[in-house]
RNA sequence: CGGAGAUUAGUUCACUGGCAGAACGCUCGGUUCGGGACCGAGAGGCACGCGGUUCGAUUCCGCGAUCUCCGA
Numbered sequence: 001c002g003g004a005g006a007u008u009a010g011u012u013c014a015c016u017g018g019c020a021g022a023a024c025g026c027u028c029g030g031u032u033c034g035g036g037a038c039c040g041a042g043a044g045g046c047a048c049g050c051g052g053u054u055c056g057a058u059u060c061c062g063c064g065a066u067c068u069c070c071g072a
Stems, first nucleotide, its partner, number of pairs: 001071007010024004018055001026042005048064005
């Protein structure tokens, strides 16, 4: 320098036009002598940034940012 992929909750990932979810973690309660495990409940993200398309964008398009991979 060229090409490809990724970016969504604290972490790992779903969701691919209209409702944002799971697991683990965290908080509270139950259980226990206490803890772990287990059971119940709850908090927590306007989705990397800015524009565009659309009635409507995490999702489609453009530019940019960061990271990863391939090639030169």

Annotation: This is a predicted structure of a 72-nucleotide RNA (transfer RNA) from Candidatus Levybacteria bacterium RIFCSPHIGHO2_01_FULL_37_33. The organism belongs to Candidatus Levyibacteriota, within Bacteria. Its Rfam family is "tRNA". It is annotated as a transfer RNA. The prediction has a mean pLDDT of 83.